[in-house]
RNA sequence: CGAGAGGCUGGGACAGUCGCUCCGGUGGGACCUUCGGGUUCAUGCCGGGGAGGAAAGUCCGGGCUCCGCGAGCCAGGGUGGUUGUUAACGGCAACCGACCGUGAGGCCAGGGAAAGUGCAACAGAGAGUAGACCGCCGAAUGGACCGGGUUCGCCCGGUCGAUGGUAAGGGUGAAACGGUGCGGUAAGAGCGCACCAGCGCCCCCGGAGACGGGGGCGGAUCGGCAAACCCCACCCGGAGAAAGGCCAAAUAGGGAGGGACCCGCGGCGCGGCUCGCGUCCAUGUCCUUCCGGGUUGGCCGUUCGAGGCGGGCGGCGACGCUCGUCCCAGAGAAAUGACUGUCGCCAGGUCCCCCAGGACCUGGAACAGAACCCGGCUUACAAGGCCUCUCGCGCC
RNA sequence: GCGCCCGUAGCUCAGCUGGAUAGAGCGUUCGCCUCCGGAGCGAAAGGUCACAGGUUCGAAUCCUGUCGGGCGUA
Numbered sequence: 001c002g003a004g005a006g007g008c009u010g011g012g013a014c015a016g017u018c019g020c021u022c023c024g025g026u027g028g029g030a031c032c033u034u035c036g037g038g039u040u041c042a043u044g045c046c047g048g049g050g051a052g053g054a055a056a057g058u059c060c061g062g063g064c065u066c067c068g069c070g071a072g073c074c075a076g077g078g079u080g081g082u083u084g085u086u087a088a089c090g091g092c093a094a095c096c097g098a099c100c101g102u103g104a105g106g107c108c109a110g111g112g113a114a115a116g117u118g119c120a121a122c123a124g125a126g127a128g129u130a131g132a133c134c135g136c137c138g139a140a141u142g143g144a145c146c147g148g149g150u151u152c153g154c155c156c157g158g159u160c161g162a163u164g165g166u167a168a169g170g171g172u173g174a175a176a177c178g179g180u181g182c183g184g185u186a187a188g189a190g191c192g193c194a195c196c197a198g199c200g201c202c203c204c205c206g207g208a209g210a211c212g213g214g215g216g217c218g219g220a221u222c223g224g225c226a227a228a229c230c231c232c233a234c235c236c237g238g239a240g241a242a243a244g245g246c247c248a249a250a251u252a253g254g255g256a257g258g259g260a261c262c263c264g265c266g267g268c269g270c271g272g273c274u275c276g277c278g279u280c281c282a283u284g285u286c287c288u289u290c291c292g293g294g295u296u297g298g299c300c301g302u303u304c305g306a307g308g309c310g311g312g313c314g315g316c317g318a319c320g321c322u323c324g325u326c327c328c329a330g331a332g333a334a335a336u337g338a339c340u341g342u343c344g345c346c347a348g349g350u351c352c353c354c355c356a357g358g359a360c361c362u363g364g365a366a367c368a369g370a371a372c373c374c375g376g377c378u379u380a381c382a383a384g385g386c387c388u389c390u391c392g393c394g395c396c
Numbered sequence: 397g398c399g400c401c402c403g404u405a406g407c408u409c410a411g412c413u414g415g416a417u418a419g420a421g422c423g424u425u426c427g428c429c430u431c432c433g434g435a436g437c438g439a440a441a442g443g444u445c446a447c448a449g450g451u452u453c454g455a456a457u458c459c460u461g462u463c464g465g466g467c468g469u470a
Stems, first nucleotide, its partner, number of pairs: 001392009012343007020050008028041005052367001056378002059376005064240004069276005076236005081095005096110001097108001099106002111231002116229002118225002133170002135166003140163002143160007178196006197221001199218008244300004254291008266280004307326008345364008397469007406422004415453001424440005446462005
């Protein structure tokens, strides 16, 4: 210099004018009053706070609240290397293993296929205890032909291939029951043997573990797919701020029909079942369908929190411990904005200029916006800035 | 807030228990027929199966994540 890999940051500044929202203070108006005060506002002034790194998507996890409580089973859902981290997680960190890359690095739902069921189009002989198209063989059975022998029954040798044998070689496919060599055979084949690979079991060493390294034994060899059903291990009760609580207002817990139960083998309850416990019971209780009516206000929950910033210590790291400091939106259909100027940034043009750089003009500046709160993930994003590492080339 | 569904040719839809050429109707284009047009007959073109990644020998189909659209629910 070129080509890359991994990550961090940033999300304009200041001033003026006009506005918005919340809180506090102080006036003002209106209403009520037991004259102490209270309520209220399109209200004046003063002071203070006022979006984000993703507030987003709502994909995971938790807090919080209610469902009366507990136990078990089934169903359903999720996760899936190991160790750690954490309130928790499907997140994150470190490590292990497969695959990709020259490399920095990337990526992986990464348990089980000898529990069972299932799937594999087309091609191919055969796709799962499968199979024989070409090829190879002519052992066995049976036969045709040729030659020889003959006691005329047949026998011997050869050629061919029907049944047959074979799975080395060819061929098909994503995938065809391992490789090399020797033996063996009619030809062959783990058919036998040796070694290698793979599988299973055992032992030793290293490691906390996943796993890595080494050794021994065994039997001829065992395929793929579980993001197919399934099995195994672990986790998960449900609903969600319209949760839920309080106050006020309103009112008839009204009417009609159907069904179940008749003190038990009943109804209700954590939404499928069982048990315990609780609770209910005759003008009852429960389930269900329809008709009609009332209220549609206020307050709390609600923002001090697994909180922000800075430092120290422990840890490879995620993270933890500790000290100091700060208080930082809380609306209720939803405020946080608009304009102007100066400066800064970027792009284009003109001029000065050897270059570096400077001056002027024009234009541009994203994605998006709290609604109970947190931890993650994912996605969107205009410029601009920074760090570490790898490979190649050149120069010193 | 919660629950659920859909995206395939210009339009409306099949295919979604994985299997290689992704189909149908309407529309479009060309030809025949007709004096011309319509109808009719014959043929053709037209698709990143919303996007990206993964599983698999193989993905429109299975899984995950996005993007867009729609429905229900006090």
Description
Predicted 3D model of RNase P RNA and transfer RNA as a complex of 470 nucleotides. Its mean pLDDT, the model's own confidence on a scale to 100, is 77. Rfam match: Bacterial RNase P class A. The family's RNA type in Rfam is ribozyme.